The RNA shown here (FMN riboswitch aptamer (RFN element)) has 134 nucleotides. It matches the Rfam family "FMN riboswitch aptamer (RFN element)". Rfam's curators write: The RFN element is a highly conserved domain that is found frequently in the 5'-untranslated regions of prokaryotic mRNAs that encode for flavin mononucleotide (FMN) biosynthesis and transport proteins. This element is a metabolite-dependent riboswitch that directly binds FMN in the absence of proteins. Model confidence (mean pLDDT): 77 of 100. The model forms 100% of the base pairs in the Rfam consensus. The sequence was found by an Rfam model in a public genome assembly.
RNA sequence: AAAAUUCUUUGGGGAAUGGUGUAAUUCCAUACCGGCAGUAUAGUCUGCGAACGCAAAUUCGGAAAAUGCCGAAUUGCGCCGAUCGGGUGCAACUCCCGAACCGACGGUAACAGUCCGGAUGAGAAAAGAAAGAA
Repeated sequence: AAAAUUCUUUGGGGAAUGGUGUAAUUCCAUACCGGCAGUAUAGUCUGCGAACGCAAAUUCGGAAAAUGCCGAAUUGCGCCGAUCGGGUGCAACUCCCGAACCGACGGUAACAGUCCGGAUGAGAAAAGAAAGAA
C1' cells in the first nucleotide's frame, strides 16, 4: 500500500393548458420524464437491475390423505421497448444542430411511461467506516 471480509448510509423521474364525453391526469391537441455500470458525456450501443413468465430445483409453511394440491422465499432458466441524418473531432448511434421513436404487471365510471396498488418492498450500483496493519 492492495485484495478478501464485515458494517452503515444512499439508491426513479414525470399530466401543465385545452377539447370530447354521463364518465378520461387513461382518448384527442399541445405538454412533461429518463435507474446502474462501461465507452468521448447515452432512455434508443454493450452489459446489468427492476418488472413479468415457468408443469425447473431446493427449503419453509398450510390444507389434506395422496405420491398429488395451495402459498412464500431462494436459486436457475426464459422474457425484456425504442435513432437516424448532418457537423466537430484522433476518437462520439454518447457532444452540437435537425428530425424521430420507446416505455412491465394489476386496478379504474373510459384504453395510463406520468393517477392508485404490490412498494415504508426489492435492487444494479455509489459513497463512507472498520479490517487487512506488524